Annotation:
Large-subunit ribosomal RNA, domain I from a Chlamydiia bacterium, 552 nucleotides, folded computationally. The coordinates come from a structure-prediction model, not an experiment, and the mean pLDDT is 85. The full RNA is in RNAcentral, with records from ENA.
Context: one part of a larger RNA
RNA sequence: AGCUGCUGGUGGAUGCCUUGGCAUUAACAGGCGACGAAGGACGCGUAUACCUGCGAUAAGCUCCGGUGAGUUGGAAUAAAACUUUGACCCGGAGAUUUCCGAAUGGGGCAACCCAGUGGAGUUAAACCUCCAUUAUUCCUUAGCUGAAUACAUAGGCUUUGGAAGGCAAUACCCGCUGAAUUGAGACAUCUAAGUAGGCGGAGGAAAAGAAAUCAAAUCAGAGAUUCCCAUAGUAGCGGCGAGCGAAGUGGGAAUAGCCCAAACCGAGGAUUUAUUCUCGGGGUUGUAGGACAGACCAUAAAGCUAUAUGAUCUCUAGCUUAACCUUUUGGAAAAUAGGGCGAUACAGGGUGAAAGCCCCGUGAGCGAAAGAGUGAUUAUAGUGAGGACUGCACCUGAGUAGGGCCGGACACGUGAAACCCGGUCUGAAUCUAGGGAGACCACUCUCUAAGGCUAAAUACUAGUUAAUGACCGAUAGUGAACCAGUACAGUGAUGGAAAGGUGAAAAGAACCCCUGUUAGGGGAGUGAAAUAGAAUCUGAAACCAGCAGCUU
Repeated sequence: AGCUGCUGGUGGAUGCCUUGGCAUUAACAGGCGACGAAGGACGCGUAUACCUGCGAUAAGCUCCGGUGAGUUGGAAUAAAACUUUGACCCGGAGAUUUCCGAAUGGGGCAACCCAGUGGAGUUAAACCUCCAUUAUUCCUUAGCUGAAUACAUAGGCUUUGGAAGGCAAUACCCGCUGAAUUGAGACAUCUAAGUAGGCGGAGGAAAAGAAAUCAAAUCAGAGAUUCCCAUAGUAGCGGCGAGCGAAGUGGGAAUAGCCCAAACCGAGGAUUUAUUCUCGGGGUUGUAGGACAGACCAUAAAGCUAUAUGAUCUCUAGCUUAACCUUUUGGAAAAUAGGGCGAUACAGGGUGAAAGCCCCGUGAGCGAAAGAGUGAUUAUAGUGAGGACUGCACCUGAGUAGGGCCGGACACGUGAAACCCGGUCUGAAUCUAGGGAGACCACUCUCUAAGGCUAAAUACUAGUUAAUGACCGAUAGUGAACCAGUACAGUGAUGGAAAGGUGAAAAGAACCCCUGUUAGGGGAGUGAAAUAGAAUCUGAAACCAGCAGCUU
């Protein structure tokens, strides 16, 4: 020096565990904010660095319920207190709520600086302090003023009352705007994609929605919208490349239909007496309907809507609750052995090992002063509420439909390109009317544009409650099981960790010794165990020693 073995060190794999995650289901909730939010800064404790809680009334104040013996948070300790005259804790309703932040009196390098007006305190007077108020935009009340332009009007200023602003889950929805990488094995039409991004707006859903819709073609039929399955990767579109890609219809989910404008009538106002405005009635459709005129019949209810009422049930604290003892082993019994018992409760968790009967629960039953939801019932009001016939030809959404040019959107790239939307130039008919049926024409069929509203079925999940898992188990599962969006890096946008486990119980090692030592160790003691000693469960390997044997 090597090999082997043993004993240790180092190291932290493995095993076991779980306070944390992940995914899903059901129900709820789907908002908060000028009554100052979300999020922060700074404070508040007997002693207080941090977290939590709270706000100068500051780990809290008041009231009403629950509970019932302890309490002064995590978090020990000391001191001092509170509490059956009910503390602490839990639930409900209030009060307080500094400063910043939409931040809103003005400013500003957020948590700071400086004001005006009115009032109060203090003062001889002031300074100073305190309270209230003062942003902008829009609507609105009242007043003052006031152009072109004489009266006036527009406008301006002040004032009364109200609304908005910002945040939230990069979620879902609607509108406007709108890329590129990429694919086409290059690339320009095309694709990616109306995606990402930007802006605006809303709701618990949003959007859509009661046919100027489809369909059929010689004969029929359907009956608002939305979503799912099929139709179908079909018909089509396409440098006919890459690719894009329906609909009718059928089957399901869920179902719901309504209101204006106009004609005409009445009341009121304005007026240049042509007319026009406001309100009320009337009226709302396609086998056309309505108005008006005439004559005829009927003149009611169920139901529905709104407002009020608030039965019941639920949520926000809780309460009651079955049934077991001994033996052996052990540090400890829930294990073992023996004999019992409960079960509408043998879900689950804890307890010194493995418990239906020890504890918490579970199953079952019960419970609210206050707040929230639900909304039975009842009352009132409205609606339901007119019908058919004859005549008449008054009304039925105009810079609209349509057309030219140019774009967009339709699965459809200009194509034979309808239908739909926009810019621009034009521009009808008006019921003997008009649109559509994929150029266009005829016939036939079908519908009635140019006004509006509408639940459900559908989408999503920051949050609450309950539950589940052939999901993870600390290099996994969230980045984060632990004081993590922390430490740290970066001018900044931003990036972003590592880090869990003594023991049943701290019983966490009194006392002694070594030493410069609060380091480390040896005794002693605790404990079942200290090779469980805080660098703490188990404690692999690499790596490092010591001892022994063998080899050289």